Predicted 3D model of a 1388-nucleotide RNA (small-subunit ribosomal RNA) from an uncultured bacterium. Its Rfam family is "Bacterial small subunit ribosomal RNA".

RNA sequence: AAUUCGCCCUUAGAGUUUGAUCCUGGCUCAGGAUGAACGCUGGCGGCGUGCCUAAUACAUGCAAGUCGAGCGAGGGUACUUGUACCCUAGCGGCGAACGGGUGAGUAACACGUAGGUAAUCUACCCUUAAGACGAGGAUACCGUUUGGAAACGAACGUUAAAACUGGAUAGGAUAGUAAGACAAAAGUUUAACUAUUUAAAAGAGCAAUCUACUUAAGGAGGAGCCUGCGGCGCAUUAGCUAGUUGGUGAGGUAAUGGCCCACCAAGGCGAUGAUGCGUAGCCGGUCUGAGAGGACGAACGGCCACAUUGGGACUGAGACACGGCCCAGACUCCUACGGGAGGCAGCAGUAGGGAAUUUUCGGCAAUGGACGGAAGUCUGACCGAGCAACGCCGCGUGAAUGAUGAAGUAUUUCGGUAUGUAAAGUUCUUUUAUUUGGGAAGAAAAAACAAAUUGACGGUACCAAAUGAAUAAGCCCCGGCUAACUACGUGCCAGCAGCCGCGGUAAUACGUAGGGGGCAAGCGUUAUCCGGAAUUAUUGGGCGUAAAGGGUGCGUAGGCGGGUUAUCAAGUCUUUGGUUAAAAUGCGGUGCUCAACGCCGUAGUGCCAAAGAAACUGAUAGUCUAGAGUAUGGUAGAAGUGAGUGGAACUCCAUGUGUAGCGGUAAAAUGCGUAAAUAUAUGGAAGAACACCAGUGGCGAAGGCGGCUUUCUGGACUGAAACUGACGCUGAGGCGCGAAAGCGUGGGGAGCAAACAGGAUUAGAUACCCUGGUAGUCCACGCGGUAAACGAUGAAUGGCUAGGUGUAGGAGGGAUUCGACCCCUUUCUUGUGCCGCAGAAAACCACAAAAGCAUUCCGCCUUGGGGAGUACGGCCGCAAGGUUGAAACUCAAAGGAAUUGACGGGGGGCCCGCACAAGCAGCGGAGCAUGUGGUUUAAUUCGAAGCAACGCGAAGAACCUUACCAGGUCUUGACAUCCGUGUAAAGCCGAAGAGAUUCGGUGUGAGCUUGCUCAAUACGAGACAGGUGGUGCAUGGUUGUCGUCAGCUCGUGUCGUGAGAUGUUGGGUUAAGUCCCGCAACGAGCGCAACCCUUAUCGUCCGUUACUAACAGGUAAAGCUGAGGACUCAGACGAGACCGCCGGGGACAACUCGGAGGAAGGUGGGGACGACGUCAAAUCAUCAUGCCCCUUACGACCUGGGCUACACACGUGCUACAAUGGGUACAACAAAGAGACGCAAGACCGCAAGGUGGAGCAAAACUCAGAAAAGUACUCUCAGUUCAGAUUGUGGGCUGCAACCCGCCCACAUGAAGUUGGAGUUGCUAGUAAUCGCGGAUCAGCAUGCCGCGGUGAAUACGUUCCCGGGCCUUGCACACACCGCCCGUCA
Repeated sequence: AAUUCGCCCUUAGAGUUUGAUCCUGGCUCAGGAUGAACGCUGGCGGCGUGCCUAAUACAUGCAAGUCGAGCGAGGGUACUUGUACCCUAGCGGCGAACGGGUGAGUAACACGUAGGUAAUCUACCCUUAAGACGAGGAUACCGUUUGGAAACGAACGUUAAAACUGGAUAGGAUAGUAAGACAAAAGUUUAACUAUUUAAAAGAGCAAUCUACUUAAGGAGGAGCCUGCGGCGCAUUAGCUAGUUGGUGAGGUAAUGGCCCACCAAGGCGAUGAUGCGUAGCCGGUCUGAGAGGACGAACGGCCACAUUGGGACUGAGACACGGCCCAGACUCCUACGGGAGGCAGCAGUAGGGAAUUUUCGGCAAUGGACGGAAGUCUGACCGAGCAACGCCGCGUGAAUGAUGAAGUAUUUCGGUAUGUAAAGUUCUUUUAUUUGGGAAGAAAAAACAAAUUGACGGUACCAAAUGAAUAAGCCCCGGCUAACUACGUGCCAGCAGCCGCGGUAAUACGUAGGGGGCAAGCGUUAUCCGGAAUUAUUGGGCGUAAAGGGUGCGUAGGCGGGUUAUCAAGUCUUUGGUUAAAAUGCGGUGCUCAACGCCGUAGUGCCAAAGAAACUGAUAGUCUAGAGUAUGGUAGAAGUGAGUGGAACUCCAUGUGUAGCGGUAAAAUGCGUAAAUAUAUGGAAGAACACCAGUGGCGAAGGCGGCUUUCUGGACUGAAACUGACGCUGAGGCGCGAAAGCGUGGGGAGCAAACAGGAUUAGAUACCCUGGUAGUCCACGCGGUAAACGAUGAAUGGCUAGGUGUAGGAGGGAUUCGACCCCUUUCUUGUGCCGCAGAAAACCACAAAAGCAUUCCGCCUUGGGGAGUACGGCCGCAAGGUUGAAACUCAAAGGAAUUGACGGGGGGCCCGCACAAGCAGCGGAGCAUGUGGUUUAAUUCGAAGCAACGCGAAGAACCUUACCAGGUCUUGACAUCCGUGUAAAGCCGAAGAGAUUCGGUGUGAGCUUGCUCAAUACGAGACAGGUGGUGCAUGGUUGUCGUCAGCUCGUGUCGUGAGAUGUUGGGUUAAGUCCCGCAACGAGCGCAACCCUUAUCGUCCGUUACUAACAGGUAAAGCUGAGGACUCAGACGAGACCGCCGGGGACAACUCGGAGGAAGGUGGGGACGACGUCAAAUCAUCAUGCCCCUUACGACCUGGGCUACACACGUGCUACAAUGGGUACAACAAAGAGACGCAAGACCGCAAGGUGGAGCAAAACUCAGAAAAGUACUCUCAGUUCAGAUUGUGGGCUGCAACCCGCCCACAUGAAGUUGGAGUUGCUAGUAAUCGCGGAUCAGCAUGCCGCGGUGAAUACGUUCCCGGGCCUUGCACACACCGCCCGUCA
C1' cells in the first nucleotide's frame, strides 16, 4: 500500500531496450501440479495408480444363470429288487433392463440446482382386507418317415403341468342417473343405483405349518414427464421458422403435449445474440491462486449417452435390450456355391497406431448380486496376488572416537594449501538384507439348543534367535538471475544457451579434472496447466506526446437522473426452516510402531419456503421550483441562403503615338517582335477574387465564414422574473452535415495551373529554375465521405477547488445640465488569451473551457514491434476507392519524456590563434644528398604510417656494428650460479686452415692453520643458460598529440523520483575558470600566474690566466714589464618594474587607454615547466616483464655477402638558374665551444689535399682559429655565359688489418639539367624572416642531417566576412564504436 465498515488473517520478486535515467511495454526466470514420456542411476516396505493415440481389427479361454419343493420323460449309482440318491435335453417360473465397460455422439431440460406431477406407472419386498368354485382342448420332449454340406428344418402319430381356454363369484375399471355438500353462476365432488367388462395354481411336509397364487387399498424403493435459474467460442454467421405458433376435434401413450392427423387462424423466435458453423459428455470435484478468479473433468461417486454402422419393433413390471430378435451396409470366417456364422467401448490376452500404459494369475474365504424352501449352484462384480520408482509416504546404506593433519590426487607465489576426521586404526550397534524356529487377526451369522465345519491372500504380516559393517548412492548444477571456483585443453573452431549472452591464445559460461553447491532412491530434461501477469484490471488499468477520443451534430433503444409527502415491498436487510447424497477439502479427535492411508464428529458463501423491517434504489398517487423550457425588452457578429450592385488589378480586342528590341535568370536559352512587339494613351469585352480596415478580434456543432445593399432563416448573450413543472443528461444501431483533390450532366473559362512540350542545370535530372500549356480551379444539380478533419485533449453536471493581468460583448455605478467622450468595478455575466499556487503528471507540461477533486453515459486501447490498415469475405460507390478487418512467419525489443556528451554542408551569440587577410622567403619544375613506398634479390634485417611515419629509432652500416643471407663450425654452450675430478691459467713461438678452430713447443700464481682455501683454466653430469623469436590488443616505464588550449574536478549545502543540475551560468575584464560585481550557494584541489635558469641596466665585494685610465720602465711593434682595482670583462650578492605616479574611461570595482620618469612598461625577450583526459596512438628491437614458442637450435662462433640494388612514385634538404651577381687582389669586426688514445703553433716541403717535425697546452694562459657576408679596388656585360656545377677520366692525399662491392679530400681535365618553376602548398609579426659564416656531439675515417653560436638585418597586419583549428553560452538530433555515426532504396 492492497483487501476490509474497521481490526485480525493474507499478499515477496528478478533479468533484459539506454552512455546513464525515469516511464510505458513485451519477452524470460525463480513456485506448485501431472493417468505423463525420455536420459543417467537404482536397496526395502506400505498405500494408491497404470491405452490420454485407432469408438481400430480381434485368435483363445472365461464374464448369467438357477429351480426336480411346477411338469412329463430319459439316464446313472448303490444295493436290501423296489426303494434311496444323483444327473439332465425339453415344457414351465424367475432372472437376464442389475452388475461390468467406454465417452463416439450430444450446446440439449443432456447435466447441476430448486420445484411441480389434481397429467403418471411400478415385478420382487412390507402392511391391511377378501378369495382360490367347477370344467375343457392342445403342445414341446418322444416315436416313425423325410429335406439339407451345414446352420436348421418338414409331415404324421403320442403325452403332462403352477403352460393355455371358456363358465361362476367378488372387488375394481368405464359410461350414465342422481339425494346431499360446495359455489353468484357455469359447474365440481360423493353415498346409492343402472349398464358393460374382468380373478385365481398349486407344491412340500406325518402333522403343525410353510411357500407359491388371485383381487383391492396403502407404504417403501425405482422410473417417466413438465418448469424457473445456471455453465463454451465465432457477428468476417443477422435474420430464422409451414407442423412452423396457437385453437377445435379425433387418434395414440402409463401419462401431459403438434406426439400424430383433419380443419381454422397467422402466428412464433431474434443484438438480453435467434439461425448457422466450430468445439465439447455434465456434475460432486481436481490443480493453481492471498483471494476474486483461471485451467481441467484420469482414478472414486451421481446422472446421461453408446455397444461393428444405420433403422425397427417383439417379449416384459421395466428395454426399443453390450454377451436377445429382424432388416440394410461395411468387414471377417465356413461352404458341397444352393446357403450360413460373427461382433472384447466385460476380464485376461493379440496385432496395429504411438513418446507411452500391466498377468491369456488365485479364489468365491470376505462384501454384494441371480435363482432356490434349503443345502447349494453361478458370479473376470468383488477379494487378493503378479508386473512398472508411475505417484505419495516411511526406513536404510552405519554410530562414537581418531592429526603424523598419512598416502594418492589437484593446485601453488614452491613456503604451502585443499580433499580432511574424511580414510586407515580403535570401540560399538544390527534397522534392513540372509538363515533358522514360531506364527495370526480378517469368521460369524445362517429360527432355538447341541455338536461339527469354512481363509484365495499365506507359512504372509508379526515375534524370537544367529552371523557380521557386513548386502545397499546417484543425478543435476557452479557468468548474472541463483546456492556453489580453480587448473588444463580448445582458439568465433568444437561447442553451450531458459533470458541476457559465452567462445577470435591467459574462457569461473565450451570439454576434462580437482574442489564446491543442491536434491536424494532418485535426479535432470521435455510437454501441458495455474501462478508470478495489476499483461482483459469486479476486487484491480488506461486513452495531450508511450497503443488508445468516433471528423461533427440530431436522435431511437438502453443506462443514469432535482426537492418533498404518503402507500407498496421488487431490489436490500434480519430471523427461522428445508435442501446442498456419499466421498473430497478445512477444523477437532482416533486406528495402523510413525506417515501416507483409513474411521468418527463438525462446519459448509448456493437455491427454495415462511415471518418481519422500511433508511436507500424502485413502483404508485400527490405536491414544489433551484435543472430544463416558454413568453417579453434589448445587444453584438466574415453565422447560413437567394437576388442585385461597385471599384482596383490582370488578360484580350480596336484605334492613335512610337521603334528595335522585349521577356526571363545566379547566368542563359526556349518564347514574343519590322506582318510593328514591349512601352504609352483612349474606348470596349470577359471572368475570377475582394487591398487598406485586420486584431493570439468576431460568428458557427464541426468542415468553415471577409467588397457593398437587400430577402428569408438559425443560434448566442443580456435585463426584469410572468408562465410550465423534472419536461433532464448521455446515446449502441439510425439519420443529417462534412476542407481539398476526384467522378457524372450542362454551362463558363480572365488569371493560376497537375498532365504534357520545349529551354536550362546535372554524371544523369522523368525534379528544383525558365517559356508555354490542358484537365481543374468558377456556376447549377447529383455522387463521393476522406485529412496532422489537431487543442493529436468525447459530451454533460445549481458541480467543487488561491490569485494576478489583458482583450471582445452586455448589464451596473461615478462624474457630467442631458447625451457623447472619460473613469471605476473589492458589483455581475458570457466568450477569448497570458502568468501562476495547491493538488495531479514518467517527465514535458496543463492548471477554472484542467491533463485537479467527483458523478453519469458513449467511443477506443491493452496477443509488444513488424507483417498490415495488407489478404479473404461482407456492406457502400459510376469509378477512384471507402468501411469492417485477420493469419502464417519473424524480432527481443519497438516506444515516450528528460539527462550528459559528441556532432552539424541545421542555426544563433561572444572570443582566440601566422587561421585568414597584408607582406617576405620558399616548396611543387632541374641536378644532387637523404628517408620512404614499390620492384628486385640468397638477403636487400626490423620498427615508424594523415596532422602526430618518411635528414624518423640511426649523435654517423667498408670489417665490427648486424638483428638479414650463403657457406664452414660448437652443443651445459659466447655469458651467470652450483657440484665432482685434474691442472696453475693466461701469455709467447711454430705448423695447418678463409677463419672459427686444431696440433706442437715454451711458460709457470696468491694466502696461510702444509693440505686445504682463493682466483683462473680443462674435462664430466645435470639443474640451467641463451633467444633483436611472438603478442605494445596481457603490461610497467618512457614518449607523441590535442595543447601552454584554459580548462578538469571535489566536499558540504540546495534543487530534481532519477540520470543529473547548481557551484563552473550571468554583467564586465583578461594571455588566462585572470580578476571584480551579482547570484542557493559556500569553500577547496589539479591546471593559469608566480617562485627556477638565461638575457637587457645599475650598485657593492672580489681581481688572475682577463683589462689598462693614471704613474714608471720598455719595444721595430705590442698590457711587453712594474703597478693598479678606475674601465671592459669574469662571478657572487643585491637593486630595479609594481598599473607604483599623473590624466581620461569604467559601476566610486576589476581593469583599460594615453603620458611622465626609466636601461627596461604593462606576463620586458627567451627557456624549463604540459591539468582531468582522448587516440586499445608509438615502443616486447633501449630497459624491465606475464604468457606462448625454440633448446645439436629460432642459441653461439667465423669468413664472405647484404642493409649502399633501381623502370618508377612521394617526403625532407643542399646547390643553382645569376649583375643586390661571378672572379681576382687588398683588408676589418664575433660569439659559443672542444682538446691527452687529444688540440697542435712557429719553421721547412708540396699547386693543393697533405707531409716532416714537435714549442705550448689537462686550458679566461697554449692550440683548433684564417670568421664569412659587409668594405676598398680591378675585371666580366646578359650569354646556357668568366652563371651553374652534375657526371666522367687521369693523377694524388688521409684514416684504417682492409676503401672492389661501399669512405672522405685535393689537383688537372670534362662541363649535364637548369633562364625562377602548373594545380596546389609551407614557414614567419622583430633582433623575427631572409642572408652570412663559426663550433660541437657521434666518430679510426666519413655531415647538404642534427644541436648550438654569433654577424648583417627587413616588409606588413585595414580587419575578423570567409578557409582551418580551438574555447564559452544557446538551439536541434532517430548519433553514444558518438557524422569515418546512423540509415533508405535498387541490384547481386